[in-house]
RNA sequence: AGCAACAGUUGUUCUGUCGCUGCCUCUUCGGAGGGAGAGGAAAGUCCGGGCAACAUAGAGCACCAUGCUUCCUAACGGGAAGGCAUCGUUAGAUGACAGACAGUGCCACAGAAAAUUACCGCUCCGCUUGCGGAGUAAGGGUGAAAACGCGAGGUAAGAGCUCACGCCGUCCGUAGCGAUAUGGGACGGGGGUAAACCUCAUGGGUUGAAAAACCAAAUAAACCGGGGCUUGAGGGCUGCUCGUCCGACCCGGAGGGUAGGUUGAUUGAACUUUGUGGCGACGCAAAGUCUAGAUAAAUGACAGAAUUAAACAGAACCCGGCUUACAGACUGUUGCUUUUU
RNA sequence: GUCCCAGUAGCUCAGCAGGUAGAGCACAUCCCUUUUAAGGAUGGGGUCCUGGGUUCGAAUCCCAGCUGAGACA
Numbered sequence: 001a002g003c004a005a006c007a008g009u010u011g012u013u014c015u016g017u018c019g020c021u022g023c024c025u026c027u028u029c030g031g032a033g034g035g036a037g038a039g040g041a042a043a044g045u046c047c048g049g050g051c052a053a054c055a056u057a058g059a060g061c062a063c064c065a066u067g068c069u070u071c072c073u074a075a076c077g078g079g080a081a082g083g084c085a086u087c088g089u090u091a092g093a094u095g096a097c098a099g100a101c102a103g104u105g106c107c108a109c110a111g112a113a114a115a116u117u118a119c120c121g122c123u124c125c126g127c128u129u130g131c132g133g134a135g136u137a138a139g140g141g142u143g144a145a146a147a148c149g150c151g152a153g154g155u156a157a158g159a160g161c162u163c164a165c166g167c168c169g170u171c172c173g174u175a176g177c178g179a180u181a182u183g184g185g186a187c188g189g190g191g192g193u194a195a196a197c198c199u200c201a202u203g204g205g206u207u208g209a210a211a212a213a214c215c216a217a218a219u220a221a222a223c224c225g226g227g228g229c230u231u232g233a234g235g236g237c238u239g240c241u242c243g244u245c246c247g248a249c250c251c252g253g254a255g256g257g258u259a260g261g262u263u264g265a266u267u268g269a270a271c272u273u274u275g276u277g278g279c280g281a282c283g284c285a286a287a288g289u290c291u292a293g294a295u296a297a298a299u300g301a302c303a304g305a306a307u308u309a310a311a312c313a314g315a316a317c318c319c320g321g322c323u324u325a326c327a328g329a330c331u332g333u334u335g336c337u338u339u340u341u
Numbered sequence: 342g343u344c345c346c347a348g349u350a351g352c353u354c355a356g357c358a359g360g361u362a363g364a365g366c367a368c369a370u371c372c373c374u375u376u377u378a379a380g381g382a383u384g385g386g387g388u389c390c391u392g393g394g395u396u397c398g399a400a401u402c403c404c405a406g407c408u409g410a411g412a413c414a
Stems, first nucleotide, its partner, number of pairs: 001337010012306007020037002023034004039312001043323002046321005051208004058242004063204005068082005083097001084095004098199002103197002105193003119140002121136007148166002151163003167189006173182003212263004223253005234246003270289008342413003346409003351366004360397001368384005390406005
């Protein structure tokens, strides 16, 4: 210098005038003044939690999610540090990463056979001499995948049939908190597939701010049909069963009334700075700050300047993450290649 | 705001416990007819919404996104 890998920051700014939504102060109630006003993703609604109601939550079945270890956290399917596997020359990246000796299923086409199999072949026996019987899986070809690989022994021919080495699992020893690694010994194993059913372990009660609490206004507690009134209809926001609690009303028809407001709702696992512990995620301590809160729903328009242009996109109960979108500008660390000194 | 569902040929839909995608209408050509329609025969036409993953293999299973419908006072 070139090409890459990873991590991070920023996301137009200022001035004036006029508006919009809350808040505070003054007021002669007309108004005047002051101050605040979208994001890193406010998004998708994919996880977790707060909060609320239903027994502050019960039992069994079903269903769903997750699946290496240790830690962080209010919690998590998130994150950090590691282990292992795969990919990459490397920096690094990715991983639903338990179980196929519990059971069931599936493995198209091709091929004899896709898992208690046998086409060609090989060996032995029998005789009718090219057929039958028995044994076998070393060789052939097919396929994504062929009965563990290679060597020796063994045999009629062969075969994990036996043995050594190799592969996989469990136990023991050593190192490590652990996943795991390692070496030796013992025992066991022989197709794949669990993002097929399933098994094991762990977790999940259901519903979501249209939850829920309250105030005000109004009323037809009437009419008609059906069911029920302790021999229990129906209900308690739960897929089914049980259990438990409430229980005198419930369902349908036709019709009448009302359809406003307050809280929830913005002070919070909050933010900023400093110190400190930890490899890190993060924790602890001190000081300071108050930072949108609407309900038809505000955050805009014009003019000027900075060089003329300005990405993705807009709160609606809140918080922690994940995922997705993003013009341009900037910073740091690292790897590979080449050249020069 | 909260929560479900769907996307396959030009149109309407099948196919989804994985094995190479079909039906009806439409379209093209031929037959029939004096001609058209109807009828009969043959044929063409597919980014299975998009991008990843699992797998020997994905329309089908899983994840993320896009688009379109719907329910709830």
Background:
Predicted 3D model of RNase P RNA and transfer RNA as a complex of 414 nucleotides.